This is a predicted structure of an 81-nucleotide RNA (c-di-GMP-I riboswitch aptamer) from Methylocaldum sp. 14B. It was read from a public genome assembly, where an Rfam model found it. The source organism's lineage runs through Bacteria, Pseudomonadati, Pseudomonadota, Gammaproteobacteria and Methylocaldum.
RNA sequence: UUGCCGAAGAGCCACACCCGCCGUGAGGCGGGGCCGGAAAGCCACGGGUCUCGCGUUUGUCGAGAUCGCCGGGCCGCCUCC
Numbered sequence: 001u002u003g004c005c006g007a008a009g010a011g012c013c014a015c016a017c018c019c020g021c022c023g024u025g026a027g028g029c030g031g032g033g034c035c036g037g038a039a040a041g042c043c044a045c046g047g048g049u050c051u052c053g054c055g056u057u058u059g060u061c062g063a064g065a066u067c068g069c070c071g072g073g074c075c076g077c078c079u080c081c
Base pairs, nucleotide, nucleotide: 012037013036017032018031019030020029021028022027035068041074042073043072045071046070047069048066049065050064051063052062053061
């Protein structure tokens, strides 16, 4: 220096649920909460799932949501052995 592992320590995030607000909706934001996470950090690029619309010209199309569904891309913390 690189790779693997994830012990220790310092920290980080925040499922469900509740309250408020936004949205037709999936869902999002804030506060509480804490199931879990070693990328549960960011990105909608590919797939999946979900929502809304059109539905005959016409393709199964268009617009959205979900990164805590998976893959991928980018960035990051610690360093016993």